[in-house]
Context: one part of a larger RNA
RNA sequence: GAAUGAACGUUGGCGGCGUGGAUUAGGCAUGCAAGUCGCGCGUGAAGGGUUUGGUGCUUGCAUUAGACCUGGAAAGCGGCGAAAGGGAGAGUAACGCGUAGGGCACCUGCCCCCUGGUCUGGGAUAGCGGUGGGAAACUGCCGGUAAUACCGGAUGAUGUCUCCGGACCAAAGGUGUGAUUCCGCCGGGGGAUGGUCCUGCGUCCUAUUAGCUUGUUGGUGGGGUAAUGGCCUACCAAGGCAAAGAUGGGUAGCGGGCGUGAGAGCGUGGCCCGUCUCACUGGGACUGAGACACUGCCCAGACACCUACGGGUGGCUGCAGUCGAGAAUCUUCCGCAAUGGACGCAAGUCUGACGGAGCGACGCCGCGUGCGGGAUGAAGGCCUUCGGGUUGUAAACCGCUUUCGGCAGGGUGGAAAUGCAUGAUGGUUAUCCGUCAUGUUUGACCUAACUGCAAAAGAAGUCCGGGCUAAGUACGUGCCAGCAGCCGCGGUAAUACGUACCGGACAAACGUUAUUC
Numbered sequence: 001g002a003a004u005g006a007a008c009g010u011u012g013g014c015g016g017c018g019u020g021g022a023u024u025a026g027g028c029a030u031g032c033a034a035g036u037c038g039c040g041c042g043u044g045a046a047g048g049g050u051u052u053g054g055u056g057c058u059u060g061c062a063u064u065a066g067a068c069c070u071g072g073a074a075a076g077c078g079g080c081g082a083a084a085g086g087g088a089g090a091g092u093a094a095c096g097c098g099u100a101g102g103g104c105a106c107c108u109g110c111c112c113c114c115u116g117g118u119c120u121g122g123g124a125u126a127g128c129g130g131u132g133g134g135a136a137a138c139u140g141c142c143g144g145u146a147a148u149a150c151c152g153g154a155u156g157a158u159g160u161c162u163c164c165g166g167a168c169c170a171a172a173g174g175u176g177u178g179a180u181u182c183c184g185c186c187g188g189g190g191g192a193u194g195g196u197c198c199u200g201c202g203u204c205c206u207a208u209u210a211g212c213u214u215g216u217u218g219g220u221g222g223g224g225u226a227a228u229g230g231c232c233u234a235c236c237a238a239g240g241c242a243a244a245g246a247u248g249g250g251u252a253g254c255g256g257g258c259g260u261g262a263g264a265g266c267g268u269g270g271c272c273c274g275u276c277u278c279a280c281u282g283g284g285a286c287u288g289a290g291a292c293a294c295u296g297c298c299c300a301g302a303c304a305c306c307u308a309c310g311g312g313u314g315g316c317u318g319c320a321g322u323c324g325a326g327a328a329u330c331u332u333c334c335g336c337a338a339u340g341g342a343c344g345c346a347a348g349u350c351u352g353a354c355g356g357a358g359c360g361a362c363g364c365c366g367c368g369u370g371c372g373g374g375a376u377g378a379a380g381g382c383c384u385u386c387g388g389g390u391u392g393u394a395a396a397c398c399g400c401u402u403u404c405g406g407c408a409g410g411g412u413g414g415a416a417a418u419g420c421a422u423g424a425u426g427g428u429u430a431u432c433c434g435u436c437a438u439g440u441u442u443g444a445c446c447u448a449a450c451u452g453c454a455a456a457a458g459a460a461g462u463c464c465g466g467g468c469u470a471a472g473u474a475c476g477u478g479c480c481a482g483c484a485g486c487c488g489c490g491g492u493a494a495u496a497c498g499u500a501c502c503g504g505a506c507a508a509a510c511g512u513u514a515u516u517c
Base pairs, nucleotide, nucleotide: 001517002516003515004514006513007512008511009510010509013367014366015365016364017363018362019360020359026323027322028321030320031319032318035080036079037078040077041076047070048069049068050067051066052065053064054063055062056061057060087278088277089276096203097202098201099200101199102198103197106195107194111191112190113189114188115187116186117185118184119153120152121151122150128143129142130141131140132139133138159168160167161166173183174182204250205249206248211241212240213239216238217237218236219235220234221233222232223231253275254274255273256272257268258267259266260265280301281300282299283298284297303314304313305312306311331357333356334355335354339353340351341350342349343348370400371399372398373397380391381390382389383388404458406453407452408451409450413446414445419440420439421438422437423436424435425434426433427432461506462505463504464503465502466487467486468485472501473500474499475498476497482489483488
């Protein structure tokens, strides 16, 4: 000099874009953060309408019960999603990451292309009704019911296995129509995307860590996996690694990048992107295309809460917020309008992802705090050789302007879609479906640019002045009080301490501290 996720001191007008729990991966009140589909299924509450009967009576209203039409809530079965998105860096020195030449023994829901099929039967179960237990959480028994839930049978190769003879494996319907088109379901092949596995090379400090290893190193048979493999197991052999640092110890997520530097390099990994790992601590599997699963399950532990003392419940390293610790880090905000995601034929619903607003000079950038004139060079301050000098055109005063801020106004964009209506056209004709055109519909939040109003009106500080280093005088103090980055100042004339005036630098900031080059 440059830099920072900074902090501290003094000061502080506006805006844009960024950015903000680095410490205790410490504990957490409260709300929200993952649902959706009635075009899979059985039901069908509230409400509305028509009508019949009863009751009250202000004789056309209220209320109640039933029937029918409509309506569609809550719960349940079922499907898809919940493995994404979001957070954190504890662990990890490792095929974790990076790179590449790579390698091959693999899987892949949804999506795309091609191909074949979708036949025939059955038994349950939740919801529901009845009846129990329990303070609760929850749970037992009896009865009966549906499906794109579950299970038989048939069919069966282009699939799997194969001793090449053969053996084996599937399905589900829905909406709607006069019928097809439509959405699905099952088998097979290919693609795309995503993922698993193996390998060469690279990847911090320590030898005041020198030897380490028994599933250890290799083989055979078997098991296991989507798949290779000591991954696991039985047997056999006795190997394998290491001074080019094994093993041990310490520290640490890694990269794209970022900071600095002429570069080589050194330092670093916050925000954003990729990847890995973790989800109160430890262990385990289940479901599934995918997990050994942040807001799933089981067990153990610590902690906390409820309890009728028998027993239960919980997991913010999601968004806000709270306590603690700390030098230190924000709102218990608005919205799904946009982008993206889940589900759905769709309308749409959900979405603390995201889009926005709020707070903080935390950073970078931009703008303003006025402009011109104005000398008896006012007053005041400071200095003085007492003549004066300086502050200083600075002020006052005169004229002008109105950025930004304030108030008011119209106004553009972020909006493209979707839906609805009408029209055209195609699908064999159509109320159904596709395409196109026109009109209409959708903004949480913010706003460019413009116009009007008023008045210089609302807006300057911080550090420094011995040398390095730009900028000095006076007074006070008297090795005291104090300063200080280094050299060093201060013991009675201190340009170095404190104050004042003056000056210098930078400026909505200026200094200090810490850290890196």
Small-subunit ribosomal RNA, 5' domain from a metagenome, 517 nucleotides, folded computationally.
Model confidence (mean pLDDT): 83 of 100.